A computed fold for a 262-nucleotide part of an RNA from Roseburia intestinalis L1-82, annotated as large-subunit ribosomal RNA, domain VI.
RNAcentral holds the full RNA, with entries from ENA and SILVA.
It matches the Rfam family "Bacterial large subunit ribosomal RNA". Gene Ontology terms of the family: structural constituent of ribosome and ribosome.
Context: one part of a larger RNA
RNA sequence: CGGAGGAUAUUUGAGAGGAGCUGUCCUUAGUACGAGAGGACCGGGAUGGACGGACCACUGGUGUAUCUGCUGUCGACCAACGGCAUGGCAGAGUAGCCAAGUCCGGAAGGGAUAAACGCUGAAGGCAUCUAAGCGUGAAGCCCCCCUCAAGAUGAGAUAUCCCUUCCAUAAGGAAGUAAGAUCCCUUGAAGAGUACAAGGUAGAUAGGGCAGAGGUGGAAGCACGGUAACGUGUGGGCUGACUGUUACUAAUCGAUCGAGGG
Numbered sequence: 001c002g003g004a005g006g007a008u009a010u011u012u013g014a015g016a017g018g019a020g021c022u023g024u025c026c027u028u029a030g031u032a033c034g035a036g037a038g039g040a041c042c043g044g045g046a047u048g049g050a051c052g053g054a055c056c057a058c059u060g061g062u063g064u065a066u067c068u069g070c071u072g073u074c075g076a077c078c079a080a081c082g083g084c085a086u087g088g089c090a091g092a093g094u095a096g097c098c099a100a101g102u103c104c105g106g107a108a109g110g111g112a113u114a115a116a117c118g119c120u121g122a123a124g125g126c127a128u129c130u131a132a133g134c135g136u137g138a139a140g141c142c143c144c145c146c147u148c149a150a151g152a153u154g155a156g157a158u159a160u161c162c163c164u165u166c167c168a169u170a171a172g173g174a175a176g177u178a179a180g181a182u183c184c185c186u187u188g189a190a191g192a193g194u195a196c197a198a199g200g201u202a203g204a205u206a207g208g209g210c211a212g213a214g215g216u217g218g219a220a221g222c223a224c225g226g227u228a229a230c231g232u233g234u235g236g237g238c239u240g241a242c243u244g245u246u247a248c249u250a251a252u253c254g255a256u257c258g259a260g261g262g
Stems, first nucleotide, its partner, number of pairs: 001151001005162007015148004021049007033038001051105005059099004066092005071085005109143003116136004163261001164175004180257004184200005205250003208246005214239003221234005
């Protein structure tokens, strides 16, 4: 921009893409078959590999604004802390992300067929699956399963919402609006930008506060023991992303677009 007014939701599916793999074991059954050795079809069940998708309760990885320990040095000194040194080094570790972790998938079914196997059957009194006609038949084809999808210009469907003035003979033009939307702002398990999604005081959108979970691992201070390093007792301290709650802070005030229907 189009889709014969403007919108908001929900959809149909022409078409396109994805998936499509396979082993072993048990049973049927030591049966059919075979002199024996050996050893099934068909059918039923169990469990794997590789591949793919999703997820984070478990096992773990990471976790550079979490906690603790330690070294050197600086901040006059002690103590307590802080800066720098690859996050200074080391030990743990929430959320998120992830796999080595967990769950799921290939199936089953239908249709038309290939090779092949048939029925009936002439040409050609017989025979013949074929010439007319009718069947069975594959991991393959078309459906079925998953995803996208009406620019499918063949532009589909359903439900709901919104309805004026001015110029003009008409076609048409203009203005402010309606439903609705956007800018702007607070943000996000969404994200390169955009888009998408949640909100904007009639508010829990983010930050902060409070409470908790989880993490770390026993703070400072004081007391006691020890010559001391230090230890013990009392007392927990700190805490990013998580959960709940709370208008304390910031989403203020505003602006713009947007129909009148061949």
The prediction has a mean pLDDT of 88.